[in-house]
Predicted 3D model of a 459-nucleotide part of an RNA (small-subunit ribosomal RNA, 3' major domain) from a metagenome.
Context: one part of a larger RNA
RNA sequence: AGACGGGGACCCGCACAAGCGGUGAAACAUGUGGUUUAAUUCGACGAUGAGCGAGAAACCUUACCUGGACUUGAAAUCUAGCUGCAAGAUCUAAGAAAUUAGGUCCGCCUUCGAGGGUGCUAGACAGGUGCUGCAUGGUUGCCGUCAGCUCGUGCCGUGAGGUGUACCCUUAAGUGGGGUAACGAGCGCAACCCCUGUCCUGUGUUAUACUUACACAGGAGACUGCCUUCGCAAGAAGGAGGAAGGUGGGGACGACGCCAAAUCAGCAUGGCUCUUACGUCCAGGGCCACACACAUGUUACAAUGGCCGGUACAACGGGUUGCCAAGCCGUAAGGCGGAGCUAAUCCCAAAAACCGGUCCCAGUUCGGAUUGAGGUCUGCAACUCGACCUCAUGAAGCCGGAAUCGCUAGUAAACGUGCAUCAACACGGCGCGUUGAAUACGUUCUCGGGUCUUGUACU
Numbered sequence: 001a002g003a004c005g006g007g008g009a010c011c012c013g014c015a016c017a018a019g020c021g022g023u024g025a026a027a028c029a030u031g032u033g034g035u036u037u038a039a040u041u042c043g044a045c046g047a048u049g050a051g052c053g054a055g056a057a058a059c060c061u062u063a064c065c066u067g068g069a070c071u072u073g074a075a076a077u078c079u080a081g082c083u084g085c086a087a088g089a090u091c092u093a094a095g096a097a098a099u100u101a102g103g104u105c106c107g108c109c110u111u112c113g114a115g116g117g118u119g120c121u122a123g124a125c126a127g128g129u130g131c132u133g134c135a136u137g138g139u140u141g142c143c144g145u146c147a148g149c150u151c152g153u154g155c156c157g158u159g160a161g162g163u164g165u166a167c168c169c170u171u172a173a174g175u176g177g178g179g180u181a182a183c184g185a186g187c188g189c190a191a192c193c194c195c196u197g198u199c200c201u202g203u204g205u206u207a208u209a210c211u212u213a214c215a216c217a218g219g220a221g222a223c224u225g226c227c228u229u230c231g232c233a234a235g236a237a238g239g240a241g242g243a244a245g246g247u248g249g250g251g252a253c254g255a256c257g258c259c260a261a262a263u264c265a266g267c268a269u270g271g272c273u274c275u276u277a278c279g280u281c282c283a284g285g286g287c288c289a290c291a292c293a294c295a296u297g298u299u300a301c302a303a304u305g306g307c308c309g310g311u312a313c314a315a316c317g318g319g320u321u322g323c324c325a326a327g328c329c330g331u332a333a334g335g336c337g338g339a340g341c342u343a344a345u346c347c348c349a350a351a352a353a354c355c356g357g358u359c360c361c362a363g364u365u366c367g368g369a370u371u372g373a374g375g376u377c378u379g380c381a382a383c384u385c386g387a388c389c390u391c392a393u394g395a396a397g398c399c400g401g402a403a404u405c406g407c408u409a410g411u412a413a414a415c416g417u418g419c420a421u422c423a424a425c426a427c428g429g430c431g432c433g434u435u436g437a438a439u440a441c442g443u444u445c446u447c448g449g450g451u452c453u454u455g456u457a458c459u
Base pairs, nucleotide, nucleotide: 001459002458003456004455005454007453008452009451010450011449012448013447015443016442019407020406021405022404023403026299027298028297029296030295031294032293033292034290035289042053043052064285065284066283067282068281069280070279073125077124078123079122080121081120082119085117088105089104090103091102092101093100094099108116109115127274128273130272131271132270136268137267138263139262140261141259143257148187149186150185151184152183153182154163155162156161167178168177169176193251194250195249196248198220199219200218201217202216203215204214223245226239227238228237229236230235301400305359306358307357308356309355310354317348318347319346322341323340327336328335329334366397371392372391373390374389375388376387377386413435414434415433416432417431418430419429
């Protein structure tokens, strides 16, 4: 100087408390461990792994296994030799295919320099998701959007170093004020950026019956500016006006560093290593296994509900290999159909809510797992291993032990909806709107953090 303390003082945070809803019990989905397996590819492991890499594993992906093939190679650059030889298409045979063998068609271009192209042979080389994240770049997680981390000169100290940055007040903030052997400065904080809430101006069709709404662009507006009280000040408490009040709300933005944190499998890359194989192609299988354990979710256990009928109201978005209307067929998934739309024009396209009816507390008209049968769709192909529909079947489950998580307002909770990925496949992810709460006395305690201080046998 740090780090640590079941030392102290002060302060903060959904940290506790006060509340609301969950997890832990059930079934299923997904991930992981374990076990199994020819293979169940690999990575990630307290917080900071486990609906994570993966924003889509039937083939492909795919890295794994089994089997069949190739060896200048699937793709790249170059050299030499040979080469009127195409390349390619198609047919036949073998085959699971890759591919191999044979036949047919087409049969080189040229500034003529054997130049270019193609194939073969030979050689340089390629290739590796092989190892090392403890050789690395880049990127990322966490402490933490916490308020800290430093520098120049000066001063103090033999020196490591200190001071500045301690103290008082204040702030979300090392924010600001006062004071001071310090005076200044930098990286952080804040502001500048974006979205949103109010108003004004302009413009606009595809929106609107007019008014307007909406969209786009530009501007105004909030600064403790005004008033009262307290205060030396910074500021604090309250008030007025205002759409908005003291950072209005949300985002982007993450200091010096820590964890030899994560990633050589996104990419790049040093070294090592394989080279008729640890490279490459193909078929099939596997990544989907299942005594079990954990994590994250979904659906429920019901009457603030289930079912039936009727009737409303969104926003963000997407759409030509596409979105697909009306109408018709089918119980339905869906099919036929073909209007419109390269989109404020057309389409995808709401649910809870509300109104009426029924059920009457039951393992039920709750719950929907599982299984049987029949279908639909995508796709070369749904057996391993897709989603959906109909009929039948109707399991566990009556609110969950110890323990534990999220959330302070348009939030939690509930309800649906869009998108990315994508042929098909969403209970996951990222967004969007609709309905819309309760509670916070307070900081003793738990956890994490900050400043100062104290102790130490630690560095």